[in-house]
Context: one part of a larger RNA
RNA sequence: CGCAGGUGACUUGAGAGGAUCUGCUCUCAGUACGAGAGGACCAGAGUGGACAAACCUCUAGUGUGCCAGUUGUACCGCCAGGUGCAUAGCUGGGUAGCCAUGUUUGGCAGGGAUAACCGCUGAAAGCAUCUAAGUGGGAAGCCCGCCUCAAGAUUAGGUCACCCACCGGAAUAACCGGAUAAGACCCCUGGAAGACUACCAGGUUGAUAGGCGGCAUGUGCAAGGGCAGCAAUGCCUUCAGCUAAGCCGUACUAAUGGUCGAGGG
Numbered sequence: 001c002g003c004a005g006g007u008g009a010c011u012u013g014a015g016a017g018g019a020u021c022u023g024c025u026c027u028c029a030g031u032a033c034g035a036g037a038g039g040a041c042c043a044g045a046g047u048g049g050a051c052a053a054a055c056c057u058c059u060a061g062u063g064u065g066c067c068a069g070u071u072g073u074a075c076c077g078c079c080a081g082g083u084g085c086a087u088a089g090c091u092g093g094g095u096a097g098c099c100a101u102g103u104u105u106g107g108c109a110g111g112g113a114u115a116a117c118c119g120c121u122g123a124a125a126g127c128a129u130c131u132a133a134g135u136g137g138g139a140a141g142c143c144c145g146c147c148u149c150a151a152g153a154u155u156a157g158g159u160c161a162c163c164c165a166c167c168g169g170a171a172u173a174a175c176c177g178g179a180u181a182a183g184a185c186c187c188c189u190g191g192a193a194g195a196c197u198a199c200c201a202g203g204u205u206g207a208u209a210g211g212c213g214g215c216a217u218g219u220g221c222a223a224g225g226g227c228a229g230c231a232a233u234g235c236c237u238u239c240a241g242c243u244a245a246g247c248c249g250u251a252c253u254a255a256u257g258g259u260c261g262a263g264g265g
Stems, first nucleotide, its partner, number of pairs: 001152001005163007015149004021049007033038001051106005059100001061098002066093005071086006110144003117137004166178004183260004187203005208254003211250005218242002224237005
C1' cells in the first nucleotide's frame, strides 16, 4: 500500500514444514511342528537404546553484583576495622537466571487409496484363467490422523464486538481541507520478549522499574564489648551479622508530554 467506512478480538485452513526409528525380556508355550535335537506364527504385557521437544521440583554445573577464610603489598595518621591491586589474587560454599549429565513427555492407535502378491465371480476361447466388464484382501511406503506456520489464499475468507454519520470550501451523492469517535501510535517505566525491530506488562483511575519494609535463600556466628590466657587464640553476647537477579507488600522516586485516526468506485 492492498483486501472499498474506521477499529479491536477470536478464528477457518488452500498451502508449507516437522515428526515417522528400534532392541531385549516375559505371557501365549516348552504349545503347534518335529523321531529327536530343537522350537514358532498370531495375539498381548513389560523394560531399554538412540533421537526430539519442553522444563528446572530433584541431581550436577555455572553463577566476575552474595557470604566466609586467607597470602603479599599500598593506603585510610597509628591500633582495631576496612578498601585498592595481585587471573575474580587464591581458597571453600552459593540465590535467581542459563543449563545436562537431571526431570517430564513424544513416535502410537485408527481410517482411506494402493505396490508386489493372494483371491472371488468370469468370458473372449462350451474347458481353463485374479481381468477383458465387475469385485475383495494386501506394506515401516502414499493420503489423513499428531505438532508448527499459515487469508498478499490479490480467489485477500468467516464470526463477534466497538465507533458513529461533525465543521468549512466547492463543479454539492463526487472532490478538497479541518476537528473528533472507537482505537492506534510516538514518547516514557520495564520484561522469565529481544541483534534491531517485533512481542508482552504498565504509564498516577498506577505496583511498570527503582527505593523501602517483610519473607525466602545463601554464607556460617559480624562489629563492639566482656571473660580466660604472657601470647597466638578461645569462649560469651550470637542459629549472629551480612545477604544479587527470588516472593509478597508499600506511591517515597520515575512513567512527562504529544500525534494520528471513519462513509462506499

The part of an RNA shown here (large-subunit ribosomal RNA, domain VI) has 265 nucleotides and comes from a Chloroflexota bacterium. Its Rfam family is "Bacterial large subunit ribosomal RNA".